């Protein structure tokens, strides 16, 4: 100097002026109520504080919260499935192991079981397992030759893949037939919490696919619906209405998070009650598995303690306009809240790796 890998920070700023939303306080106007002190509601003046993100995006996950709702039982369904740790929890995060990629810093991983069972491996090829197979070739015998018989699977061909690989010996030619090294499988020992690693020995050794069906494990309401959840109040409508209790009935229909059974309601009778529905506005609505800083433990994720602070709550939907200076300014706007993952994007910084050149 070039090319990379991994992380971190910021997200236009300053001044002046005019204008928006929320909260609080002060003054004031109107209305209602009044125990005549004042309270509530709707406006308005002034002042103060505060007001979109690192992803607010995608709606892919996990929860908080709310309701279904007590009548369950059986079946079925779901699950990113190596080990250990973290978390409220997860398909998330951290640290590892195995395998794969990269010269490397590093990156990826839907990573249990094929000896519980059932399937599939088309075509090509001699042959792709209920233990296959001889097309070319090599060797031996017979023969003038064509060819026939036998042996072989080392070489070639087909194929994603051909029943361990490379080399040496041996053989008629060959073959783990024997040997050396390596891979795989099994056993023993040993290290590690564990996934697994290492050493020694051994017969020489029939595949792949479960992101095919399936088996095993985990989860456990299989949960479902979601702030348009849900709650209070209430103009209007309804009384042949609606609700509760008891008895009967439960064929049919509907509901009960999927199916079946069960249960409940609609139905009948009696009794008791005043409910039922609903425009509009209000609550939910922002104090949190909170932020910041410090100390300790831990490889880390994170946890514990201390300190300390309130940082949007709109509802056709608020944060903008103008001028000047600096400058690098992209992707892009909350809607109940929080934790992740994924995607889009400008600038700056730090550490590490490789190559080249010079000293």
């Nucleotide at each position: 100097g070039a090319a990379g890998u991994a992380a971190u920070g910021c997200a236009g700023g300053c001044u002046a002026u005019c204008g928006c939303g929320u909260u609080a306080a002060u003054g004031u106007u109107u209305g209602u109520g009044u125990u005549c002190g004042c309270a509530c509601a709707a406006g308005u003046u002034u002042u103060a504080a505060u007001g979109a993100g690192g992803a607010a995006a995608g709606u892919c996950c996990g929860g908080g919260c709310a309701c279904c709702a007590u009548a369950g039982g059986g079946c079925u369904g779901g699950u990113u499935g190596c080990u250990g740790g973290g978390u409220a929890a997860u398909g998330c995060c951290c640290a590892g192991u195995g395998c794969g990629c990269g010269u490397g810093a590093g990156c990826g991983u839907g990573a249990g079981g094929a000896u519980a069972g059932u399937g599939c491996c088309a075509c090509a090829g001699a042959a792709a397992u209920g233990a296959a197979g001889a097309c070319c070739g090599c060797c031996a015998u017979a023969g003038c030759a064509a060819u026939a018989u036998g042996g072989u699977a080392a070489g070639g061909g087909u194929g994603c893949a051909a029943c361990g690989g490379u080399g040496c010996g041996g053989u008629a030619a060959g073959a783990g037939c024997g040997c050396a090294c390596c891979a795989g499988c099994a056993a023993a020992g040993u290290c590690g919490a564990g996934a697994g690693g290492c050493u020694u020995u051994g017969g020489c050794u029939a595949g792949g696919u479960a992101a095919a069906c399936c088996c095993c494990g985990c989860u456990g309401a299989a949960g479902g619906u979601g702030c348009a959840a849900g709650g209070a109040u209430a103009a209007g409508g309804u009384a042949u209405a609606c609700u509760u209790u008891g008895a009967g009935g439960g064929u049919a229909u509907a509901g009960u998070g999927g199916c079946c059974c069960g249960c409940u309601a609609u139905c009948u009778c009696a009794a008791a009650g005043u409910g039922c529905u609903g425009a509009a506005g209000c609550c939910g609505c922002u104090u949190g598995a909170g932020a910041g800083c410090c100390u300790g433990a831990g490889u880390a994720a994170u946890c514990a303690g201390g300190u300390g602070u309130c940082c949007a709550g709109a509802u056709a939907g608020a944060u903008g306009g103008u001028a000047g200076c600096c400058c690098a300014a992209a992707c892009a706007g909350a809607a109940c809240c929080c934790g992740g993952c994924u995607u889009a994007u400008g600038c700056a910084u730090u550490a590490c790796u490789u190559c080249u050149u010079u000293u």